[in-house]
RNA sequence: CGGGGCGUGGUGUAACAGUAACAUGCACGGUUCGGGUCCGUGAGAUUUCUGGGUGCAAAUCCCAGCGCCCCGA
Numbered sequence: 001c002g003g004g005g006c007g008u009g010g011u012g013u014a015a016c017a018g019u020a021a022c023a024u025g026c027a028c029g030g031u032u033c034g035g036g037u038c039c040g041u042g043a044g045a046u047u048u049c050u051g052g053g054u055g056c057a058a059a060u061c062c063c064a065g066c067g068c069c070c071c072g073a
Stems, first nucleotide, its partner, number of pairs: 001072007010024004018056001026042005049065005
């Protein structure tokens, strides 16, 4: 320099146009003499990297930028 992929709670991942979910972690409660395991409840995303576009509606499609990874030179 050229090509491709990815970016979503603290962490790892879903959702593939229709008001963002699961696991784990965290908080509280139950169980225990106590802890762990297990069970229940709850909080947690400037609402999805940033800015714009399309569309009734965008995490999702398009463009640009930023970051990370892979391949080639």

Predicted 3D model of a 73-nucleotide RNA (transfer RNA) from a Patescibacteria group bacterium.
It was read from a public genome assembly.
It matches the Rfam family "tRNA". Rfam links the family to the GO term triplet codon-amino acid adaptor activity.
Taxonomically the source falls in Bacteria candidate phyla (Bacteria).
The coordinates come from a structure-prediction model, not an experiment, and the mean pLDDT is 83.